The part of an RNA shown here (small-subunit ribosomal RNA, central domain) has 350 nucleotides and comes from a rhizosphere metagenome. The RNAcentral record of the full RNA draws on SILVA. Its Rfam family is "Bacterial small subunit ribosomal RNA". The prediction has a mean pLDDT of 86.
[in-house]
Context: one part of a larger RNA
RNA sequence: UUGGGCGUAAAGCGCGCGCAGGCGGCUUGGUAAGUCAGAUGUGAAAUCCCUGGGCUUAACCCAGGAAGUGCAUUUGAUACUGCCUCGCUAGAGUACGGGAGAGGAAAGUGGAAUUCCUGGUGUAGAGGUGAAAUUCGUAGAUAUCAGGAGGAACACCGGUGGCGAAGGCGACUUUCUGGCCCGAUACUGACGCUCAGGCGCGAAAGCGUGGGGAGCAAACAGGAUUAGAUACCCUGGUAGUCCACGCUGUAAACGAUGAGCACUAGGUGUAGCGGGUACUCAUUCCUGCUGUGCCGCAGCUAACGCGUUAAGUGCUCCGCCUGGGGAUUACGGUCGCAAGACUAAAACUC
Repeated sequence: UUGGGCGUAAAGCGCGCGCAGGCGGCUUGGUAAGUCAGAUGUGAAAUCCCUGGGCUUAACCCAGGAAGUGCAUUUGAUACUGCCUCGCUAGAGUACGGGAGAGGAAAGUGGAAUUCCUGGUGUAGAGGUGAAAUUCGUAGAUAUCAGGAGGAACACCGGUGGCGAAGGCGACUUUCUGGCCCGAUACUGACGCUCAGGCGCGAAAGCGUGGGGAGCAAACAGGAUUAGAUACCCUGGUAGUCCACGCUGUAAACGAUGAGCACUAGGUGUAGCGGGUACUCAUUCCUGCUGUGCCGCAGCUAACGCGUUAAGUGCUCCGCCUGGGGAUUACGGUCGCAAGACUAAAACUC
C1' cells in the first nucleotide's frame, strides 16, 4: 500500500536480444470507441442531508424536497486519445567516402625468462631467513659456457590511452568476422522506445571425458615461530592453473548509480574524425561532433558528495524495497552429474 523510495541507510535483475503488453514525431480528411454536454428511463422503502409540521421539549414520528457520484437508451460536440486514411522529414534506418581500436574466432610464427636433460670449465659449499632449520651438494651441487626438450606468459611501448552490452580483451603475421566514429549528398518514410515471460552471453573456482604439465600452487608433509600455531615465514608438493568438447550460472558480476529521449553556466586535460584562420606547411590559434577524466555555477542531497558522462529539471517503460534476527534458511517446485543455483515462508525473538 490512492503514499514514499532504490550511489553509501532496505532496494537497479551480472549483461544483452526480444514476442506479448505499456508508451510513442509533424500533418489532411473521415469516424465518433474513449472523452465532454443535454434529454429520457431507471437507481424500492426506511436511513443520511435540507425545509416544514405533530407529541409541553428532546429523543421519536409525519409530509415534501434534495441526494443517490451508477447503468441503459438517445441527441449533439470533435480539442485531445483511439481506429481508418492523404501526405511530410526533425526520430529511426539504408547507400556512398574516409578513420581509430588489447572487439571476437581460427591457424601459424617469434624472442626474453624459469625448469629439466646432455656436454665443457670448476670446487666446496649452495639455498633460505628476523635468525635458523628442514632441503640440495664430493655419486661433483651453486656459479659459468655451449647445445637440446617442454610448457606457460607476452617486459619495454603502456597512458584516469583504446575496444566491447556486460563478463572481459595486451608479442607478431595471415584468414574469417561484429560493432563504433566522422563527412557530404541521395534514399526509405515513424519503420521508434521499453520490455513481464522467453532465448542467448556470462570472471574465478568447481564438475565430466580425453590430452598436457615448465612455473606457480589449495590439500598434504616436513622445518621454524609460539604457551599452543591445525596460521603468518621457510623447504617440498598433489589437484588445479593450460588445451579440446560439454556442464555449472555465481562474484564487492561495482559507477555498489536500469534503459531511452529532451532541457539546464562554464573552465581545463586527453583519444578519434572533421572545418576555419594565420606566414606556403597546423605542430602551436579558433571551432564542430563522438568518447574518456578532473574542477565547478544553478539545482539536488541527511550529509558525504553529484553536477551536460547528473545523484539537476521532466516524460516513457521495466526491475526492486517496506524494522533487526530467524533467513543468501526450511518445505515445495524448476534446473544440475554433483557441488549447488533460482524461487521463497513461518513459529519464535528483540